Context: one part of a larger RNA
RNA sequence: GAACGAACGCUGGCGGCAGGCCUAACACAUGCAAGUCGAACGAACCUUCGGGUGAGUGGCGCACGGGUGCGUAACACGUGGGAAUCUACACAUAGGUAAGGAAUAACACAGAGAAAUUUGUGCUAAUACCUUAUAAUGACUCCGGUCCAAAGAUUUAUCGCCUAAGAAUAAGCCCGCGUUAGAUUAGUUUGUUGGUGAGGUAACGGCUCACCAAGACGACGAUCUAUAGCUGGUCUGAGAGGAUGAUCAGCCACACUGGAACUGAGACACGGUCCAGACUCCUACGGGAGGCAGCAGUGAGGAAUAUUGGACAAUGGGCGAAAGCCUGAUCCAGCCAUGCCGCGUGAGUGAAGAAGGCCUUAGGGUUGUAAAACUCUUUCAGAUGCGAAGAUAAUGACGGUAACAUCAGAAGAAGCUCCGGCUAACUUCGUGCCAGCAGCCGCGGUAAUACGAAUGGGGCGAGCGUUGUUC
Numbered sequence: 001g002a003a004c005g006a007a008c009g010c011u012g013g014c015g016g017c018a019g020g021c022c023u024a025a026c027a028c029a030u031g032c033a034a035g036u037c038g039a040a041c042g043a044a045c046c047u048u049c050g051g052g053u054g055a056g057u058g059g060c061g062c063a064c065g066g067g068u069g070c071g072u073a074a075c076a077c078g079u080g081g082g083a084a085u086c087u088a089c090a091c092a093u094a095g096g097u098a099a100g101g102a103a104u105a106a107c108a109c110a111g112a113g114a115a116a117u118u119u120g121u122g123c124u125a126a127u128a129c130c131u132u133a134u135a136a137u138g139a140c141u142c143c144g145g146u147c148c149a150a151a152g153a154u155u156u157a158u159c160g161c162c163u164a165a166g167a168a169u170a171a172g173c174c175c176g177c178g179u180u181a182g183a184u185u186a187g188u189u190u191g192u193u194g195g196u197g198a199g200g201u202a203a204c205g206g207c208u209c210a211c212c213a214a215g216a217c218g219a220c221g222a223u224c225u226a227u228a229g230c231u232g233g234u235c236u237g238a239g240a241g242g243a244u245g246a247u248c249a250g251c252c253a254c255a256c257u258g259g260a261a262c263u264g265a266g267a268c269a270c271g272g273u274c275c276a277g278a279c280u281c282c283u284a285c286g287g288g289a290g291g292c293a294g295c296a297g298u299g300a301g302g303a304a305u306a307u308u309g310g311a312c313a314a315u316g317g318g319c320g321a322a323a324g325c326c327u328g329a330u331c332c333a334g335c336c337a338u339g340c341c342g343c344g345u346g347a348g349u350g351a352a353g354a355a356g357g358c359c360u361u362a363g364g365g366u367u368g369u370a371a372a373a374c375u376c377u378u379u380c381a382g383a384u385g386c387g388a389a390g391a392u393a394a395u396g397a398c399g400g401u402a403a404c405a406u407c408a409g410a411a412g413a414a415g416c417u418c419c420g421g422c423u424a425a426c427u428u429c430g431u432g433c434c435a436g437c438a439g440c441c442g443c444g445g446u447a448a449u450a451c452g453a454a455u456g457g458g459g460c461g462a463g464c465g466u467u468g469u470u471c
Base pairs, nucleotide, nucleotide: 001471002470003469004468006467007466008465009464010463013343014342015341016340017339018338019336020335021301026299027298028297030296031295032294035060036059037058040057041056044053045052046051067254068253069252077178078177079176080175081174082173085171091166093164094163095162096161097160098132099131100130101129107122108121109120110119111118112117138147139146140145152159153158154157180226181225182224187217188216189215192214193213194212195211196210197209198208199207229251230250231249232248233244234243235242236241256277257276258275259274260273279290280289281288282287307333309332310331311330315329316327317326318325319324346376347375348374349373356367357366358365359364380412382407383406384405385404390398415460416459417458418457419456420441421440422439427454428453429452430451436443437442
């Protein structure tokens, strides 16, 4: 000098764009953040007889989106390759969609319980469940053969359903290289390293198991310890490099702590389940409920970080044939000089160089065209009117916002810091090694340009200065 997710002190007019718990992955009151489909289904209720409502069964979604950075020094990430895999919905192709059956929730009745919830009996439907048939280009095969599916709805044309192979998208796996510090960490390892066989997986593989061999890694730093999410990037620098990883984007990991699986195309699942633990709450003491590292908000911690706001109008997502519903994603608004950028706080004329202040060699000098005065202007703010684009035939939260027009009046709008040298800017008074200053050198003990005040001056300016951190 530059930079900052900054903080503090003094000060503070407006706008645009951005940013805003870096600390306790501390604990959380309250509300909202994932629903949707009646064109899958039966009952119930309402009905203007058209239809509608919503609990339940069923389907799809809830694995996305959003948050955080605890863990992780690792194929986690980056980059470049690879083969032994899977992929719901959507796309394109070929073929099929036959015949039956038994239940069950809702509901009714009867119970248990304070509640959460739950038991028995009976009844009923389906695109829920189960048989049978059909069976190739599919699967298996000892090459003879064997095996595997489906679901209908509304009404005449759609939407579905099943099988196969394909393309796409998404994901899993393997490898080369790169990826912090410490040797005051030198040896580490027994499923360990490899093989055979088996199991398991969507898939390769000690992934797991049995047996066999005794290997494998390591001063080119194994192991251990400490620290840390990684990257595109960001800051600085002429560059090389150094530092860093907020916002935005990609990947990873996590969801009170630890463990486990279920469902599913996909999870070992933030707002799902089970077990254990800590904590909080309810209780009729028998037993139950909960998980903000979603958006707001509260307490705590801290130098420090915002509203318990509006709307689905746009973009996108889920469901639906659609109308539409849901969406704290998102778009907006609110707060904060936190940053960057822009604008304003007036302009011209004006010398008796007024008054006042300060200094003085007492002549004067300086503040200073500065003020006053005269002549103008009206940006911004204010008032009134008009009023968008963003949306496509309709639909606008923002918002009566932006913009535009008119009106009044210089009117409502300047501070902070420094002045010994580095370093731009000096005098007087007070103080007297005191009080104090200070980034370094150093000032102050009676003439202090260095302390305090004042006049004057320098710098920057809605900011200025200090502190912290990085280069």